[in-house]
Description
The RNA shown here (Bacterial large signal recognition particle RNA) has 272 nucleotides and comes from an Acidimicrobiia bacterium. The model forms 89% of the base pairs in the Rfam consensus.
């Protein structure tokens, strides 16, 4: 130096969490890097702790081990700023929201207006009073109907009474009539009174508001909301303070997979 067979070693690592502490299972990052089994009130260890049990492969070097520099996913931690959420407290001549009033310049929405708005002028109605008329109701009066066993009237058959007779008298029923009363219709040219009475008339008053007619004229008028002003009430929000949580980017410290560059280290047996 070559070959064969072995062995150490390797077949992922890191952050967080857990733990007195080291690993593993867990979560995350990186990476592509054997298999099986158990592991969170868990498994296995003790500072030479960097897993445990069983198997497989590679195997002393591109491959295993160590060191230095650069880079660097991601994690942990501290700080200040910002933002957001929550809790507690404060605060009312600052704001929003709430209530009341005012103003009506501006904005906006709706309605109305050249089929003629606001303002102006002349009227009418709605309102009040009186009177009239009508209607309704009540009552009276009149008319009509009815209405008396007897104590109303007329006529009174029969019968009764008086009389010698002629004749006379009272008078029931019936019929006719009527008084008081009753009845209903209104018939009424009638009288009195009343009213939540009337698209009625006349006169007078009133005329704030509303409705409406006419004249002239020609574009606004009204309402809500916003804006503006004043006052009120209230901590719902904004605001102020304290505390806590989350988040983006920033700064410091720290751990750091992976990558790049450079350097170093590591066997045994047999045969030629």
């Nucleotide at each position: 130096c070559c070959g064969u067979g072995c062995u150490a070693a390797g077949u992922g690592g890191g952050g967080c969490g857990c733990u007195a502490g080291g690993g593993g299972u867990g979560c995350c990052c990186u990476c592509u890097u054997c298999c099986c089994g158990a592991a969170a009130a868990c498994c296995u260890c003790u500072u030479c702790a960097u897993g445990c049990g069983g198997g497989a492969c590679u195997g002393a070097a591109c491959u295993c081990c160590c060191c230095g520099c650069c880079u660097g996913a991601g994690g942990g931690u501290g700080g200040a700023c910002g933002u957001u959420c929550g809790u507690c407290g404060g605060g009312a001549u600052u704001g929003c929201a709430c209530c009341g009033g005012g103003a009506u310049c501006a904005g906006u929405u709706g309605a109305u207006g050249u089929u003629g708005a606001u303002a102006g002028c002349c009227g009418g109605g709605u309102c009040c009073u009186a009177c009239g008329c009508g209607g309704c109701g009540a009552g009276g009066c009149g008319a009509c109907g009815u209405g008396a066993a007897u104590c109303g009237g007329g006529u009174c058959a029969g019968g009764u009474c008086c009389g010698g007779a002629a004749g006379g008298a009272a008078g029931c029923a019936g019929c006719c009539c009527u008084a008081a009363g009753c009845g209903g219709u209104c018939c009424g040219u009638u009288c009195u009174c009343g009213g939540g009475u009337g698209c009625c008339g006349u006169a007078g008053g009133g005329c704030a508001g509303c409705c409406u007619g006419g004249c002239a004229g020609g574009a606004g008028u009204c309402a809500g909301c916003u804006c503006c002003c004043c006052g009120g009430a209230a901590c719902g929000c904004g605001c102020c303070g304290a505390c806590g949580g989350g988040c983006u980017a920033c700064c410091g410290c720290u751990c750091g997979a992976g990558g790049g560059c450079g350097g170093g280290g590591u066997g045994c047996a047999c045969g030629g």